Predicted 3D model of a 168-nucleotide RNA (c-di-AMP riboswitch aptamer (ydaO/yuaA leader)) from a Solirubrobacterales bacterium. The source organism's lineage runs through Bacteria, Bacillati, Actinomycetota, Thermoleophilia and Solirubrobacterales. The model forms 96% of the base pairs in the Rfam consensus. The coordinates come from a structure-prediction model, not an experiment, and the mean pLDDT is 75.
């Protein structure tokens, strides 16, 4: 060195959440750790052209077409009615409640996520939130703009696998 065996998850793992510079501060005998600013890379997320894809629903009026009317349909018009999207799993129902009738409070279900290398199976549990942008957003090359947290670590059971600076 190379096979083959068995054990092993800080060897780290889940996540877009990291990696590298360079100030300054705290810490420590040091080396290192940490914080706060700033550059760069590399990840994720938005916004934004051609091309391509989409043209709300109602009611009236109009016009064009026909040899000539009328219905339908085309094409323009004028009213009303509805806003729209965004990050995330977190939508959509369906029944209660009320001085307020809501962007309201509850209740049941659900799409979906989530229980920590992955994967299926079998039994459970849990979540199903909230926050922005302000009448504007389809895709989207250039190009602009945000963000880079916060867990897990003994915690049902079965099988198949993946892993390498690890050990024998």
């Nucleotide at each position: 060195a190379a096979u083959c065996g068995u054990c092993c998850a800080u060897a780290g793992c889940c996540g877009a959440g990291u990696c590298u510079c360079c100030g300054c501060c705290g810490u420590u005998c040091a080396g290192g750790c940490g914080g706060c600013g700033g550059g760069g890379a590399a990840c994720g997320g938005g916004g934004g052209a051609c091309c391509c894809a989409c043209u709300g629903g109602g009611a009236c009026c109009g016009g064009a077409g026909c040899g000539a009317c009328a219905c339908a349909g085309c094409c323009g018009g004028u009213c009303c009615c509805c806003g729209g999207g965004g990050c995330g799993a977190a939508u959509c129902g369906c029944c209660g409640c009320c001085a307020g009738c809501g962007u309201g409070c509850g209740g049941c279900g659900u799409a979906g996520c989530g229980c920590a290398c992955u994967u299926u199976c079998c039994a459970g549990c849990g979540c199903g939130a909230g926050c922005c942008c302000g009448u504007c957003a389809g895709c989207u090359c250039a190009c602009c703009c945000c963000g880079u947290a916060g867990g897990c670590g003994c915690c049902g059971g079965a099988a198949a696998g993946a892993g390498g600076a690890g050990a024998c």